SAM riboswitch aptamer (S box leader) from Oceanobacillus sp. CFH 90083, 101 nucleotides, folded computationally.
The coordinates come from a structure-prediction model, not an experiment, and the mean pLDDT is 85.
NCBI's taxonomy places the organism under Bacteria, Bacillati, Bacilli, Bacillaceae, Oceanobacillus.
It matches the Rfam family "SAM riboswitch aptamer (S box leader)". Rfam describes the family as follows. The SAM riboswitch is found upstream of a number of genes which code for proteins involved in methionine or cysteine biosynthesis in Gram-positive bacteria. Its family is annotated with regulation of gene expression in the Gene Ontology.
The sequence was found by an Rfam model in a public genome assembly.

């Protein structure tokens, strides 16, 4: 890096450093000097994997992830309603796991 598979309405933040954008991407709409994204301690989550177990919506926290808003919301294409607008499916996209590569 590429491909397959699964999931993607549940959950979890403090403190320090640092100093302008950030929320993949467009479009909204958030979020930010009351200091945000990021980095690194420390805590926490418990999605997959492994591991025990009375096998359960469970215990734990080793490998990965994750801790603002439903993957913020839509994006292609279909359906439906009480049609300035809402709801539903299916896809894409992206995120993560696990395998292969």
């Nucleotide at each position: 890096u590429u491909c397959u598979u699964a999931u993607c309405c549940a959950g979890a933040g403090a403190g320090a450093c640092g100093g302008a954008g950030g929320g993949a991407c467009u479009g909204g709409c958030c979020c930010a000097a009351u200091g945000a994204u990021g980095u690194c301690u420390c805590a926490g989550c418990a999605a997959c994997c492994a591991g025990c177990c009375u096998a359960u919506u469970g215990c734990a926290a080793g490998g990965u992830g994750c801790u603002a808003a439903u993957u913020c919301c839509a994006g292609a294409a279909g359906g439906g309603a009480u049609u300035u607008u809402c709801c539903c499916u299916u896809u894409a996209a992206g995120a993560u796991a696990a395998g292969a590569u």